The prediction has a mean pLDDT of 75.
This is a predicted complex of two RNAs, RNase P RNA and transfer RNA, with 503 nucleotides together.
Order: sequence, then structure tokens, then C1' cells
RNA sequence: UGAGUAAAUCAGGUGAUCGCGGGCACUUGAUGUCAAGUGCCUGAGGAAAGUCCGAGCUCCAUAGGGCAGGGUGCUGGGUAACACCCAGUGGGGGCGACCCCAAGGAUAGUGCCACAGAAAUGUAGACCGCCCAGCACUCAACCCAGUGAAUGAAAGGUUGCCUUUUGUUUGAAGAAUAGUUUUUCACGUGAAAGAUAAUCUUUCAAUUACCGGGUUGAGUGCUGGGUAAGGGUGCAACGGUGCGGUAAGAGCGCACCAGCGGCCGGGCGACCGGCCGGCUAGGUAAACCCCACCCGGAGCAAGACCGAAUAGGGGGACCAUGGAGUGGCCCGCUCCGUCCCCGGGUCAGGUCGCUAGAGGCGUUAGGCAACUAACGUCCCAGAUAGAUGAUCACCCACGACAGAACUCGGCUUAUAGGUUUACUCACAAA
RNA sequence: GCUGGCGUAGCUCAGUCGGUAGAGCAAUGCACUCGUAAUGCAUAGGUCGUCGGUUCAAGUCCGACCGCCAGCU
Repeated sequence: UGAGUAAAUCAGGUGAUCGCGGGCACUUGAUGUCAAGUGCCUGAGGAAAGUCCGAGCUCCAUAGGGCAGGGUGCUGGGUAACACCCAGUGGGGGCGACCCCAAGGAUAGUGCCACAGAAAUGUAGACCGCCCAGCACUCAACCCAGUGAAUGAAAGGUUGCCUUUUGUUUGAAGAAUAGUUUUUCACGUGAAAGAUAAUCUUUCAAUUACCGGGUUGAGUGCUGGGUAAGGGUGCAACGGUGCGGUAAGAGCGCACCAGCGGCCGGGCGACCGGCCGGCUAGGUAAACCCCACCCGGAGCAAGACCGAAUAGGGGGACCAUGGAGUGGCCCGCUCCGUCCCCGGGUCAGGUCGCUAGAGGCGUUAGGCAACUAACGUCCCAGAUAGAUGAUCACCCACGACAGAACUCGGCUUAUAGGUUUACUCACAAA
Repeated sequence: GCUGGCGUAGCUCAGUCGGUAGAGCAAUGCACUCGUAAUGCAUAGGUCGUCGGUUCAAGUCCGACCGCCAGCU
């Protein structure tokens, strides 16, 4: 310097004139008192507002008992009282000064938790997923048995071809012969041996296919279990994270954290700290409810008194097991010629309540504080159709919200701007 | 001054013990009719007076504020 936090305080100021409400004094006029005039004093707020709490005061019993109903709700204190204030505790927010919280009990019981989701509180719930077992099917590997096909090897059979040997028919040539005959060659044909090919049978080998059975592994489906670690639904899914463990999982075991219970220590207390334990308990009470404490009802148009007016009016009911006294109900208490209907009156009558009060300010003392006590000092609106306004002059930052109605203590809401004090954060300089 | 009640569609009102708001009339469109009305069918229309809180969730429960109505001499 800037941005903030908390608290306190002011609420345009000064002067003049004219008005209005109230009080006091005096004068005048009527005379137990009122009217007029004069003078002096005084005259809206921090919220006078909302009527949201709590009281005083008044009437109904000196406000009594029970039920119902309502309120308050961390602890201690303050107070006439409080849903208020102060100091703390716990929780939440802010870098911080500081601010916010209807903050008892969900292990008394009941209810609710829509939709979604397998399941929404019952030590529940199996949709997907994970794991185990059984059954069925499929696939792969292996084993066993069977069947078939082809292959190879061996043995045997049959057939064909070839070679060799040999027999034979026919022909040709040669030789011998009277002839018969003989030799060679060719064709045909038979037998034996060999070799080869085809085929058949048997045996063996290995391969392959099919069927059946078995074992192992994988997958799919169904069934029965286990599992709340994971997915998904939801505001919320039965402690959280990690490691171990397990068939898979699980507080099943362990460590830390949250929660609960017990013990010890500190504090008046809310609560805080430490140790131990078994392992776990959803949310909602501004839902019913439980616990603790408090509350009778109505309100100054309460109520009291004095006049004026009117009619001791007409009709009806009840005479005490009744009626009234404003009560949500019952009891109790008080009073008793009271109640109902019709008719009449209702003067915007007067006085009191009605402003000296749980009052303001100051000092001292006690207390962290709220607050209290003592002493001193001050008087500070009181109307009843309802007063506080208007004009002028000067000054400034040019004036917000807003007007008493029996009073007070609070809360809440509305509010332009200024001043003061304490503190926090950021930046800069010394 | 004091006391009590109410606020939901254009109007009059429902809405239970908190679970996502309806009815009648009116409006708009279509049908019917020569045309209008009536009738039938369909449609639109809501910061539940405002703000905050409790709750998973508020027209509903709680608080504050705003507006309207009634009663009491």
C1' cells in the first nucleotide's frame, strides 16, 4: 500500500422563525374544575419493524393434581426468564485473523428407505463372475478288444509268357538205304526244370479307417454346493487399505486406520490421552417414540373505577344429581337467581392502568467473560383519530432503512455512508 | 394494537403417513353443423408465494421473509 477478519460507535450538523404533543409555573374568565393566553423545560429508533421466543403486569384459585398437548436438547456458568448471552468440548469451512453447527438416544421398541437392483436390514442376498463335485456331450492324447481295406514280407496253390533239356506231328534240305531209317532247321504241340509276372489262400509285420470300452486333459450345457474379493444397480450393499492364507474366498490370520466395549490417568463436566479386548454394529428421531428438563389459560381491545342513557320490558327453562367462573378433558377450587330467545340501548363518554424502570452514565471491587455488588450521579416521549413538521441561511462526505401506542430482556429481518480499536494475509521499502 | 387462518395451472379447488402433482371450468386444434352453441376426441399450460435448512429425496417437515383474509372494543 492492497485485500480481509472481529468488535465498538455515529445515523447530516449549526443558527433563526413559525407550528404540533406533553409537563410545570403564572395571569385572565367561568368556579370542587375547565377554557384561553404567556414563559420555561421536554419530545422516536438501532432497529420503534416482524410479533418469533422469554418475562413483568392484569383477570380467571396465591395456578392446585392427573391425562392430553407443546417446547427445549453437547458441557459449565450468567440471568427475573429464555429458543438469549459468555467460556469451553466435539464436528465442519478458511493459507490465516476468524467463522458456522436444532450437536441427547438408531444397542428400548415401531415405521420408512420410491425407481433401479439378485438382495434395502433379517447376522439378509448368488444376476454376472470365481471355485468344488456329479451327470451328459464334444475334442485331443494314450491303452485294450473287434471289424474292414490297401501295403510289405514269407510259405503254398493256379495261370500266362520266356529260357534250357527232352518227346512228338508236319514240312524242307542233307546223309545212309532197297525200303524202313537218321541228322539239321522251321512251324505246331506235350512233359520236366528254372526264372518272371498276375492272381488266390494262409501266416506275420507295421500303417490307416470305423465301432465299443477305459484313463488323462480341455471345452460346453445342466444339477447341487461354496464364495460378498471383483463386475453391475443404487443416496446407501453389512468396516477400509495392504500382506498372508485358501479349491475359490472370507477378520480366516496379521499390521495400520475408523468404530464399539472395558480399565487406568487428566478435567466440575462435555470430553481428551494411554493400554487391553473380541472382531463390526447401515441411514432416518426438523418420522412415531424413549430419556432429561420446562410450560395452567387469556391478553392493556388485559383489567379497575366514575358518569350518561335505558324499562326492576316481553316469552321460556331450571330450583341443585343444576348453572356459571373463556380453560382441550377429568378432578379440585370459587360464586349463585341463573341461563336462553325476542325487543331496546350502545354516548367513536371520562379517569386510572401509563411510563422511575430487572432504567441510563461513571468509579471501585469480584469474575477469563457474560454478568454481579457497592457508591455517586441523571430523569430520558406518553398520544387516543393519534404530536415530532415547514421555511430560510451556512457548511459537508449531499444524508440509507425506517415512525413509539403497557413495559422490559433477546432473536430475526431491512439499512447509504463515516469514524475508532485490535488482528490476519500478500507485496514493497528501510 | 392483539389473535387466528390462507397462498398449488388463466379461475375455483384436491393432493393421505415425504417417493417426483391432479380434477372441474376456461384456452387451443380436430370432428359434428348451412353456421353458432352444445357434444365427442386430442393437446398445451406449474420455479407448488420467496429464501434457507433437515433428508438419498420436500407441494408435504423446520426456520426466516413477503402478500392476502377473518375475528376481538